[in-house]
RNA sequence: GCGGAUGGCUGGAUGGCUGCGCCGUGUUCUGUUUUGCGGGGCGCGGCGAGGAAAGUCCGGACUCCACAAGGUGACGGUGCCGGGUAACGCCCGGCGGAGGUAACUCCAGGGAAAGCGCCACAGAAAACAGACCGCCUUGCAUGCAAGGUCAGGGUGAAACGGUGGGGUAAGAGCCCACCGCGGGACGGGCAACCGGACCGGCACGGCAAGCCCCACCGGGAGCAAUGCCAAAUAGGGAUCCGCAAGGCCGCCUUGGCCAUGAGAUCCGGGUUGGCAGCUAGAGAUGUCUGGUAACAGGCAUCCCAGAGGAAUGGUCAUCGAACCUGCUGCAAGGCAGGGGAACAAAAUCCGGCUUACAGGCUGUCCGCGCAC
Numbered sequence: 001g002c003g004g005a006u007g008g009c010u011g012g013a014u015g016g017c018u019g020c021g022c023c024g025u026g027u028u029c030u031g032u033u034u035u036g037c038g039g040g041g042c043g044c045g046g047c048g049a050g051g052a053a054a055g056u057c058c059g060g061a062c063u064c065c066a067c068a069a070g071g072u073g074a075c076g077g078u079g080c081c082g083g084g085u086a087a088c089g090c091c092c093g094g095c096g097g098a099g100g101u102a103a104c105u106c107c108a109g110g111g112a113a114a115g116c117g118c119c120a121c122a123g124a125a126a127a128c129a130g131a132c133c134g135c136c137u138u139g140c141a142u143g144c145a146a147g148g149u150c151a152g153g154g155u156g157a158a159a160c161g162g163u164g165g166g167g168u169a170a171g172a173g174c175c176c177a178c179c180g181c182g183g184g185a186c187g188g189g190c191a192a193c194c195g196g197a198c199c200g201g202c203a204c205g206g207c208a209a210g211c212c213c214c215a216c217c218g219g220g221a222g223c224a225a226u227g228c229c230a231a232a233u234a235g236g237g238a239u240c241c242g243c244a245a246g247g248c249c250g251c252c253u254u255g256g257c258c259a260u261g262a263g264a265u266c267c268g269g270g271u272u273g274g275c276a277g278c279u280a281g282a283g284a285u286g287u288c289u290g291g292u293a294a295c296a297g298g299c300a301u302c303c304c305a306g307a308g309g310a311a312u313g314g315u316c317a318u319c320g321a322a323c324c325u326g327c328u329g330c331a332a333g334g335c336a337g338g339g340g341a342a343c344a345a346a347a348u349c350c351g352g353c354u355u356a357c358a359g360g361c362u363g364u365c366c367g368c369g370c371a372c
Stems, first nucleotide, its partner, number of pairs: 001368010012319007020048012050343001054354002057352005062222004067255006075218005080094005095109001096107004110213002115211002117207003132153002134149007161179006180202001181200003186195003226276004236267005241261001246258003283302008323338006
């Protein structure tokens, strides 16, 4: 200098005029018989969208529902080991495997000897198989038959180990060496796993993101949850069923509850108003300690939307990257003009994952080339 890999931050700025929402505060007006409660105006001060607010894919906090413990079943989810976390299907660190020269990236990563199922077409043959071409031997005679063989070739995603040597009529783990495969004393590691003396010629493939088996986890619904106030209607009607029958959970046991007029079913009516939930948190920032890290703890500082058909807008001016054009320069670059920046809006909140994203700044690492 070029190419690549992997993180972090930001994602328009400034000024003038003017318009919104919430909170606090001062003042003032007003609804209601009064208090209480509510609704406005003006002044001052403060705050006012995101890294994804998206997807609604996971996990929770919170609220309600009589269910709770133990066992068992169905359904669903996760799936190597260890750690983190409120928890997770998330994150961190390892192990194994695949890709890449590497940095690094990815894996739906337990079990195929419990069982069932699938492997199309091609090919001789697709799972305890089989002999198409070819090779060798014999017989007859120029090509056929019998026998042996699958090392070579062909088909295929995959063909019942690979390379080399010996041996053979030709071949083959037939024998040998190494590799691979199976077992494996012993050693390292919390573990997944790694190494491995020694033994065995050893063969019966793949798919479980096919059913299945194994281990672990899982109640339902959701802020339109839920609670309060005001008001109004019809404190409505019919049927069934009781004093231990019934119900609450898929089932069983135990405990408890509905509940001592409880309940079940059906028909019909009123309420569309106001308030709360509603934003101080598993919070943010900085720093110290521990830890490889995720993260945990200590100290200090800060309060950063809360609408209710849904607020942060409008207008003017200046600056403004990539990119384009011209001039200049060996080049890097410089000057002038034009140009005008992505994805995209909270609605109970939080931790993740996934998807979309113009430009700018920046850290670390890998490869190649050059110079000193």